[in-house]
This is a predicted structure of a 351-nucleotide part of an RNA (small-subunit ribosomal RNA, central domain) from an uncultured bacterium. Rfam family: Bacterial small subunit ribosomal RNA. Its family is annotated with ribosome and structural constituent of ribosome in the Gene Ontology. The full RNA is in RNAcentral, with records from ENA and SILVA.
Context: one part of a larger RNA
RNA sequence: CUGGGCGUAAAGCGCGUGCAGGUGGUUUUCUAAGUUUCGUGUGAAAUCCCACAGCUUAACUGUGGAACGGCACGGAAAACUGGAAAGCUUGAAUACGGGAGAAGAGGGCGGAAUUCCCAGUGUAGAGGUGAAAUUCGUAGAUAUUGGGAGGAACACCGGUGGCGAAAGCGGCUCUCUAGACCGAUAUUGACGCUCAUACGCGAGAGCGUGGGUAGCAAACAGGAUUAGAUACCCUGGUAGUCCACGCUGUAAACGAUGGAUGCUAGGUGUUCGGGGAGUUGACCCCCCCGAGUGCCGAAGUCAACACAUUAAGCAUCCCGCCUGGGAAGUACGGUCGCAAGACUAAAACUC
Numbered sequence: 001c002u003g004g005g006c007g008u009a010a011a012g013c014g015c016g017u018g019c020a021g022g023u024g025g026u027u028u029u030c031u032a033a034g035u036u037u038c039g040u041g042u043g044a045a046a047u048c049c050c051a052c053a054g055c056u057u058a059a060c061u062g063u064g065g066a067a068c069g070g071c072a073c074g075g076a077a078a079a080c081u082g083g084a085a086a087g088c089u090u091g092a093a094u095a096c097g098g099g100a101g102a103a104g105a106g107g108g109c110g111g112a113a114u115u116c117c118c119a120g121u122g123u124a125g126a127g128g129u130g131a132a133a134u135u136c137g138u139a140g141a142u143a144u145u146g147g148g149a150g151g152a153a154c155a156c157c158g159g160u161g162g163c164g165a166a167a168g169c170g171g172c173u174c175u176c177u178a179g180a181c182c183g184a185u186a187u188u189g190a191c192g193c194u195c196a197u198a199c200g201c202g203a204g205a206g207c208g209u210g211g212g213u214a215g216c217a218a219a220c221a222g223g224a225u226u227a228g229a230u231a232c233c234c235u236g237g238u239a240g241u242c243c244a245c246g247c248u249g250u251a252a253a254c255g256a257u258g259g260a261u262g263c264u265a266g267g268u269g270u271u272c273g274g275g276g277a278g279u280u281g282a283c284c285c286c287c288c289c290g291a292g293u294g295c296c297g298a299a300g301u302c303a304a305c306a307c308a309u310u311a312a313g314c315a316u317c318c319c320g321c322c323u324g325g326g327a328a329g330u331a332c333g334g335u336c337g338c339a340a341g342a343c344u345a346a347a348a349c350u351c
Base pairs, nucleotide, nucleotide: 003323004322005321006320007305008304012319014201015200016199017198021194022193023192025088026087027086028085029084030083031082033081034080035077036076037075038074039073040072041071042070049065050064051063052062053061054060091191092188093187094186095185096183097182098181103177104176105175106174107173108172109171110154115149116148117147118146119145120144121143125136126135162169163168206247207246208245209244210243211242215241216240220236221235222234223233258318259317260316261315262314263313266296267295268294269293270292271291272290273289274288275287276286300307301306324351325350326349333344334343335342336341
């Protein structure tokens, strides 16, 4: 427990789509549920509070008053919220014209490198380390030249560059698919925002079935090091890493910062688009506008660090979450999963 909070102290769901719910631009008219106001009735008595009185006083008792969160009905008001009707265009969406992008899915192609195989040259070492050894090599290794096989990843460009909701995405090319941005008009006319449950996506590791396996490499083996060395270093090496389909559903899934809208000094880089000026025309330079992405910084905020138009400033709406440390993100129960486990989630006790 109606409070105060959530970058780092406890606290933003990993991310999206979105039903219910909550909330919602602007004008006019009507309504009167909420709202405001007036009246009537009711709100038993006792109790509580105030005044007075009775027992010698008090407790106690009596009389009168006030009060009783309220409820119901009737009348009035119409600013605000709600409801009904009719509009509006600035929010939102659509159409049209553009350029940008590692955005996604599938197909095809390419070169460098490692490894292996075949052949040539060639001879005694090579490899590896702090130093060595295990290891490979006269059955010809290492080195070098030519040819072939196969798998995985795409040097340079490459950038606090780009794209994506996040996870993430990087050779070239083709097909299909999605989103954002800019420009000038037109159309619809609040169609918006958020979102419990739900549904979907979700690195890596791991699991199932079938393939594939060049390099790397848990486990494992050996060599070193060491007092020991179940390690760090070295030589090997299997799962795995890759592909297809299915499952798992977690991460320091981080900006440790939920989403939307509006407002609040500037300066300086950079990406994309548009315009101006300039020019015979174009690029560069310069000026302006929009959308992103960085740095610095005023006001303001903050416990400080810092944040600062990409807010952690000033406000509104909606969701999620926190409430001393440990026990514990555990037990039990439930749901999900093939399993591993995931999600939900305590208490005793203790300080």